SAH (S-adenosyl-L-homocysteine) riboswitch aptamer from a Gammaproteobacteria bacterium, 74 nucleotides, folded computationally. Its mean pLDDT, the model's own confidence on a scale to 100, is 76. The sequence was found by an Rfam model in a public genome assembly. Rfam family: SAH (S-adenosyl-L-homocysteine) riboswitch aptamer. A reference for the family is Wang et al. (2008), "Riboswitches that sense S-adenosylhomocysteine and activate genes involved in coenzyme recycling", Mol Cell. Its family is annotated with S-adenosylhomocysteine metabolic process and regulation of gene expression in the Gene Ontology.

RNA sequence: AUCCCUGAGGAGCGCUGCAGCGGAUCCUCCGUCAGGCUCGGGGAUGUACACUUUUAUAACGGCGCUCGCCCUUU
Numbered sequence: 001a002u003c004c005c006u007g008a009g010g011a012g013c014g015c016u017g018c019a020g021c022g023g024a025u026c027c028u029c030c031g032u033c034a035g036g037c038u039c040g041g042g043g044a045u046g047u048a049c050a051c052u053u054u055u056a057u058a059a060c061g062g063c064g065c066u067c068g069c070c071c072u073u074u
Base pairs, nucleotide, nucleotide: 001045002044003043004042005041006040007039008038009037010067011066012065013064014063015062018036020032021031022030023029024028035060
């Protein structure tokens, strides 16, 4: 760095639909779809560096609505 699994980033309802995924009468259409992002833990593969130790935990997430949490006002 890539891939897979997993935890977290408060919770829910509705809508649209890009990517991805699945399907088809296949160069398009249908279905699904708003944690796909970031941080952490584990595994596999590859590459580079090093050859002592230590350090903290967030920033974000289409539109509308409801609730939770904090602050303020009445």